The RNA shown here (c-di-GMP-I riboswitch aptamer) has 79 nucleotides and comes from a Pirellulales bacterium. It was read from a public genome assembly, where an Rfam model found it. The coordinates come from a structure-prediction model, not an experiment, and the mean pLDDT is 84.

[in-house]
RNA sequence: AAACCGAAACGGCAAACCGAUCGCGAGGUCGGGACGCAAAGCCAUGGAGACUCCGCAAGGAGUCGGCCGGGCUGCCGAA
Numbered sequence: 001a002a003a004c005c006g007a008a009a010c011g012g013c014a015a016a017c018c019g020a021u022c023g024c025g026a027g028g029u030c031g032g033g034a035c036g037c038a039a040a041g042c043c044a045u046g047g048a049g050a051c052u053c054c055g056c057a058a059g060g061a062g063u064c065g066g067c068c069g070g071g072c073u074g075c076c077g078a079a
Stems, first nucleotide, its partner, number of pairs: 005077002012037002017032006035066001041072003045069003049064006
């Protein structure tokens, strides 16, 4: 110094829930709030899944992640 790793510290993020607002809806955004998180940063890329709307059906159009992988980036430094 780097990789693995994850003690401590400085900072960071923010589940449920509540309010406002947008959307037919799943849900999104903002504010409050903290269960948790060392990538709980970004990409929606592979897989599996949950959900909504339309449709008699076949099917079509969408939403979500703090599921498992992958790619890119990144703070600190005890064992």